Context: one part of a larger RNA
Molecule: large-subunit ribosomal RNA, domain IV
Organism: bacterium
C1' cells in the first nucleotide's frame, strides 16, 4: 500500500459536478395528518406515543357450539347456548436491566420547477429516459363477385369464416380551456372547353426490287435468244406523312389535424419616453389566442423581487422572442417517476483531520 467490514472527541456537507457514498428511517398497535384534488386520491402525508416479565386473570369480550333446551313446514332443518377447545384487549399492582419490535428482516422525510398523464415497452453485453407504446383526437384509403392493404414467380393465402360502430394508413397523444391567417409554391382531390401529346391507324409522296416497254451489240432463216442502257404497272419492301389519336402535362377549381408559411421602412400626443394614430413599399398570408432569458435568449450572470452572510444555479416577474406558438399541436393539470434541476429538516468519517480495530491480499521470512 490494495480489498472488505467495524468504531469514533468537536463540528455537522464546509466534501464534492452532484450528499456520490454512508449514516439515518425502519416490523406492529394507538393517536394525528395541509396545500391541491379529475373527490378515486394527496396519506404510511407530516408528526407523536406504545411495547419486556410477574400478580389480579387467560379477566372483560370474541369465534366454534358436543351434551343440552326451545321451535317448526319435521329435515343432513332453525334459534339459544353450559362444558371444552381457540383468538384474546383494556386497566390496576408489582419486578429487572443502560436499552424490553433488546439479536436479524423491515421507508428518511418535506418544500418547489422541468419534461411525460398514467401502468407498462427499449439500446441482450456501456444508454431506461423527456425516447417507443398507451387509452383518446383527427385526417385518408376501402361498398366487398379478387375491398382497401400486405406476401408470394405462381398457384394460393392473410385481411376475415370480418363488412365503414368493420378494416388498412398517416399525425397528434389521458383528461381540461382552445387550435387563429395563407391554397402563391408542392402534393393530393374534382373538372373537362381549349392548347400539347405516344403506341396505333392512316389519305398521299420517295426510294428499293421487276413484269412489261424502248434503244443499243451480239447469235439465229425465222420465231426468238443473251448482254448493256432508259422509262416502268401490280405486287413484295424500306423511309417519311397531312389527319385520326388516351392518360398526363398546361389550363380552372376545391384542400392546411396536406408538405408547408405567417414582412419592412418612415413619422406621430403639451418634460422626457412611448405610440392607440398616420404614411409608404413588398406578399399567397403577414405570427392571432397563450406561453416567454425557456430543455428555445447570441448578447446574457438581461433587469426587478425571493431565498443565502454571501446564489453564472433555482424560484416569481417583465417581454425589442439573436431564432416562441397552436395535433413537426398551444396553454394548464391532481395522481404517477430507479427521470432532471433548485431549497429545507434529519442524519453522518463526504469533509476540517485523521486515528483505531476484524478479516483478506500483496510483499518478506520459513
Nucleotide at each position: 500500500u490494495c480489498c472488505u467490514c467495524c468504531u469514533c472527541a468537536a463540528g455537522g456537507a464546509a466534501c464534492u459536478c452532484g450528499g456520490c457514498a454512508a449514516a439515518a428511517u425502519u416490523a406492529c398497535c394507538c393517536c394525528g395528518u395541509a396545500a391541491c384534488u379529475u373527490c378515486g386520491g394527496g396519506a404510511g402525508a407530516a408528526g407523536g406515543g406504545g411495547g419486556a416479565c410477574c400478580c389480579c386473570g387467560g379477566u372483560a369480550g370474541g369465534g366454534u357450539u358436543a351434551u343440552g333446551a326451545c321451535c317448526c313446514u319435521c329435515g343432513c332443518g332453525g334459534u339459544c347456548g353450559c362444558a371444552g377447545c381457540c383468538c384474546g384487549a383494556g386497566g390496576g399492582g408489582g419486578u429487572c436491566g443502560c436499552a424490553g419490535a433488546g439479536a436479524a428482516a423491515a421507508g428518511g422525510c418535506u418544500c418547489u420547477g422541468g419534461c411525460g398523464a398514467c401502468u407498462g415497452u427499449u439500446u441482450a453485453a456501456c444508454a431506461a429516459a423527456a425516447a417507443c407504446a398507451c387509452a383518446a383526437g383527427u385526417c385518408c384509403c376501402u361498398g366487398c363477385a379478387c375491398a382497401a392493404g400486405g406476401c408470394g414467380c405462381a398457384a394460393g393465402c392473410c385481411g376475415a369464416u370480418g363488412u365503414a360502430u368493420a378494416g388498412g394508413g398517416g399525425c397528434u397523444g389521458a383528461c381540461g380551456c382552445c387550435u387563429g391567417c395563407c391554397c402563391a409554391g408542392u402534393g393530393c382531390c374534382g373538372g373537362a372547353a381549349g392548347g400539347u401529346u405516344a403506341a396505333g391507324g392512316a389519305a398521299g409522296c420517295c426510294g428499293g426490287u421487276u413484269c412489261g416497254u424502248u434503244u443499243c451489240g451480239g447469235c439465229g432463216c425465222a420465231a426468238g435468244c443473251c448482254g448493256g442502257a432508259g422509262c416502268a404497272a401490280a405486287g413484295c419492301u424500306g423511309g417519311c406523312a397531312a389527319c385520326c389519336a388516351a392518360a398526363g402535362c398546361c389550363c380552372c377549381g376545391g384542400u392546411a389535424a396536406a408538405c408547408g408559411g405567417c414582412g419592412g421602412c418612415c413619422g406621430u400626443a403639451a418634460c422626457u419616453g412611448u405610440a392607440a394614430c398616420g404614411g409608404u413599399c413588398c406578399u399567397a398570408u403577414g405570427g392571432u389566442a397563450g406561453c416567454g432569458a425557456a430543455g428555445u435568449a447570441c448578447c446574457u450572470u438581461g433587469u426587478c423581487g425571493g431565498g443565502u452572510a454571501a446564489g453564472u444555479u433555482c424560484c416569481g416577474a417583465c417581454g425589442c422572442g439573436c431564432a416562441u406558438g397552436a395535433a413537426u399541436g398551444g396553454c394548464g393539470u391532481a395522481a404517477c417517476g430507479a427521470c432532471u434541476g433548485g431549497a429545507g429538516c434529519g442524519c453522518u468519517g463526504u469533509c476540517u483531520u485523521g486515528a483505531g480495530g476484524g478479516g483478506g491480499a500483496a510483499c518478506u521470512c520459513g